Predicted 3D model of a 103-nucleotide RNA (SAM riboswitch aptamer (S box leader)) from Crocinitomix sp. Rfam family: SAM riboswitch aptamer (S box leader). Rfam describes the family as follows. The SAM riboswitch is found upstream of a number of genes which code for proteins involved in methionine or cysteine biosynthesis in Gram-positive bacteria. The sequence was found by an Rfam model in a public genome assembly. Its mean pLDDT, the model's own confidence on a scale to 100, is 85.
[in-house]
C1' cells in the first nucleotide's frame, strides 16, 4: 500500500505566523489580497474505538483518554439503471474521506 466492516442531507472558528493558491481526481461550479495552502495557539462539533453510568431483546447517557472534523449534500458531476424526453428528479455502483480491525 492492499484487504474487512461501518458511516458520508446534521453539526462546529477565532486569533498569530505565512504569502498564492485551495475544493482528491480531466470538467463545472465556487473559495481566496475583505488573505489561499501550511504550521502554532485557543475554542468548539461530533460520538468510531477505550473507560465510565445505565440497560440486559438491551442498544440510551456522559465527553476523561485515542483518533477525526469546523464554506458549499462527499460543492456538483463522470459509470449503470428508472422516470421525462426542453430542462431535469430518482436509486445504485466506482472513486475518496474517517473510524476500528488485519496486514
Nucleotide at each position: 500500500a492492499a484487504c474487512u466492516u461501518a458511516u458520508a442531507a446534521a453539526g462546529a472558528a477565532a486569533g498569530g505566523u505565512g504569502g498564492a493558491g485551495g475544493g482528491a481526481a480531466c470538467g463545472g461550479c465556487c473559495c481566496a489580497a475583505u488573505g489561499a495552502a501550511a504550521c502554532c495557539u485557543u475554542g468548539g462539533c461530533a460520538a468510531c474505538c477505550u473507560a465510565c453510568c445505565a440497560a440486559a431483546g438491551u442498544a440510551g447517557g456522559a465527553a476523561a483518554g485515542g483518533u477525526g472534523c469546523c464554506a458549499a449534500u462527499u460543492c456538483c458531476a463522470u459509470c449503470c439503471g428508472u422516470c421525462a424526453a426542453c430542462a431535469g428528479a430518482c436509486g445504485g455502483a466506482a472513486a475518496u474521506a474517517u473510524a476500528a480491525g488485519c496486514g